Predicted 3D model of a 350-nucleotide part of an RNA (small-subunit ribosomal RNA, central domain) from an uncultured bacterium. The coordinates come from a structure-prediction model, not an experiment, and the mean pLDDT is 87.

Context: one part of a larger RNA
RNA sequence: CUGGGUGUAAAGGGUGCGUAGGCGGGUAUGCAAGUCAUAUGUGAAAUACUGGGGCUCAACUCCGGAACUGCAUUAGAAACUGUAUAUCUUGAGUGCAGGAGAGGUAAGUGGAAUUCCUAGUGUAGCGGUGAAAUGCGUAGAUAUUAGGAGGAACACCAGUGGCGAAGGCGACUUACUGGACUGUAACUGACGCUGAGGCUCGAAAGCGUGGGGAGCAAACAGGAUUAGAUACCCUGGUAGUCCACGCCGUAAACGAUGAGUGCUAGGUGUUAGGCCCUUUCCGGGGCUUAGUGCCGCAGCUAACGCAUUAAGCACUCCGCCUGGGGAGUACGACCGCAAGGUUGAAACUC
Numbered sequence: 001c002u003g004g005g006u007g008u009a010a011a012g013g014g015u016g017c018g019u020a021g022g023c024g025g026g027u028a029u030g031c032a033a034g035u036c037a038u039a040u041g042u043g044a045a046a047u048a049c050u051g052g053g054g055c056u057c058a059a060c061u062c063c064g065g066a067a068c069u070g071c072a073u074u075a076g077a078a079a080c081u082g083u084a085u086a087u088c089u090u091g092a093g094u095g096c097a098g099g100a101g102a103g104g105u106a107a108g109u110g111g112a113a114u115u116c117c118u119a120g121u122g123u124a125g126c127g128g129u130g131a132a133a134u135g136c137g138u139a140g141a142u143a144u145u146a147g148g149a150g151g152a153a154c155a156c157c158a159g160u161g162g163c164g165a166a167g168g169c170g171a172c173u174u175a176c177u178g179g180a181c182u183g184u185a186a187c188u189g190a191c192g193c194u195g196a197g198g199c200u201c202g203a204a205a206g207c208g209u210g211g212g213g214a215g216c217a218a219a220c221a222g223g224a225u226u227a228g229a230u231a232c233c234c235u236g237g238u239a240g241u242c243c244a245c246g247c248c249g250u251a252a253a254c255g256a257u258g259a260g261u262g263c264u265a266g267g268u269g270u271u272a273g274g275c276c277c278u279u280u281c282c283g284g285g286g287c288u289u290a291g292u293g294c295c296g297c298a299g300c301u302a303a304c305g306c307a308u309u310a311a312g313c314a315c316u317c318c319g320c321c322u323g324g325g326g327a328g329u330a331c332g333a334c335c336g337c338a339a340g341g342u343u344g345a346a347a348c349u350c
Stems, first nucleotide, its partner, number of pairs: 003322004007304002012318001014201001016199002021194003025088007033081002035077002039073004049065006091191001092188003095184004103177007110154001115149007125136002162169002206247006215241002220236004258317006266295013299306002323350003332343004
């Protein structure tokens, strides 16, 4: 390289948008680049293959044949690929009519709770643990009542419920705004799929500048435990957690399962719609579209299991793997303020 693979054995890129490229719906006609086919020329000889011959055989050698799968030219064919023109509506998109949603951004508002402050009542404890102690408290704590301040998070509803490309999103109201879905079939007429590079977004922690700081809490201090205890438990407590702007670009970024299209038994939940039947109403039943769960046949799988949301049957495109360690290291390059990230070996060893 080929082949074979990629849920768990090595291996799906964290995610989307999209350039080049690859692949691409139906009909008609033309062309003939690919394709097929005819003929001619060439494809030196030797070697190799094959049928024979000659040295007593063989090696060796001689004669014939086929082959040299290629290239060029050539009067042709037109199914397929390509290309050109015309056309179609099923793919894709637009319009119109709807309902659903923690989708996003900004502003404002709310109640419960913790903490702190002030005042009242009140008195000796509180707190904490397996048990204690450190700690707080007669300078009046804990408890309780009233008032105030401030920050962060939004109980119940809440649901293998919903939305989002992923990360993720949960009090309420308003403004702006993205997408999906259902119905219709008016419009465009293949406008599609994938996507190396590239660009965008990207939890937590971390970094820079300026704010903020209630609770929690790395580091740190003390008390315990213990042989020791740089821990687990307790009392404190700073970065941080929060906001604005900028960076970082990684995660068991997981469904450990790339995206798209078509096909292949069913059963039963659930979410959002549509249609039909029934019902005074509430409701019930059937069909169907899009999502989201569970079970299960064929098939697949090393097994576990997957099974119309496939890990089944096929096609298109991309990423990735090729024994363990060394090592996601060294070196170089690029990116970053740094931390570090991306790319990514070899010697040696088993």